The RNA shown here (c-di-GMP-I-GGC riboswitch aptamer) has 75 nucleotides and comes from uncultured Geobacter sp. Lineage of the source: Bacteria > Pseudomonadati > Geobacterales > Geobacteraceae > Geobacter.
[in-house]
RNA sequence: UCUGAAAGAGCCAAACCUCGAGUAAUCGCGGGACGGAAAGCCACGGGUCCCCAAGGGACGGCCGGGUUGCCGGAU
Numbered sequence: 001u002c003u004g005a006a007a008g009a010g011c012c013a014a015a016c017c018u019c020g021a022g023u024a025a026u027c028g029c030g031g032g033a034c035g036g037a038a039a040g041c042c043a044c045g046g047g048u049c050c051c052c053a054a055g056g057g058a059c060g061g062c063c064g065g066g067u068u069g070c071c072g073g074a075u
Stems, first nucleotide, its partner, number of pairs: 001074004011036002016031002019028003034061001040067003044064003047059005
């Protein structure tokens, strides 16, 4: 620098449940594992969703992009 076939120390944690926040989308703590090679971070482009008059908001575990990084392999 390229790469994720196999393996994998360590990591994250869907649905669902408890408690809490919010009008809502949804979010936080704990439990729990469907899965993940960025399922780390950033709403920049698209997308979906909520409240909607303007407009404001949610989702990074929908896709792309940016950026940082673990392990293995190749050079």